Predicted 3D model of an 86-nucleotide RNA (c-di-GMP-I-GGC riboswitch aptamer) from Methylococcaceae bacterium UBA4132. Its mean pLDDT, the model's own confidence on a scale to 100, is 80.

RNA sequence: GGCAAUAAAGCUAAACCUAUCGUAAGGUAGGGACAGAAAGUUACGGAUCCUUAUACAAAUACCAGAGGAAAGCCGAACUGCCGAAU
Numbered sequence: 001g002g003c004a005a006u007a008a009a010g011c012u013a014a015a016c017c018u019a020u021c022g023u024a025a026g027g028u029a030g031g032g033a034c035a036g037a038a039a040g041u042u043a044c045g046g047a048u049c050c051u052u053a054u055a056c057a058a059a060u061a062c063c064a065g066a067g068g069a070a071a072g073c074c075g076a077a078c079u080g081c082c083g084a085a086u
Stems, first nucleotide, its partner, number of pairs: 003083001011036002016031006034072001040078003044075003048069005
């Protein structure tokens, strides 16, 4: 460098419940574990989700615009613990 275990030491915590913040998607804290070797970080690309102005004869929706969410969807970038076998 690569790989990564029926190893060791640790780490994170889905659904759901409670409290709280937010119009919402969702966030935070506690409980709880489905899982994860990057389930660490960054919304950069794609996809997804929410809110909303305008346009349209009209309207829920779609497309495009604006703002937002999500890193445990797929890529990308940066960083990183342990060390059996190969």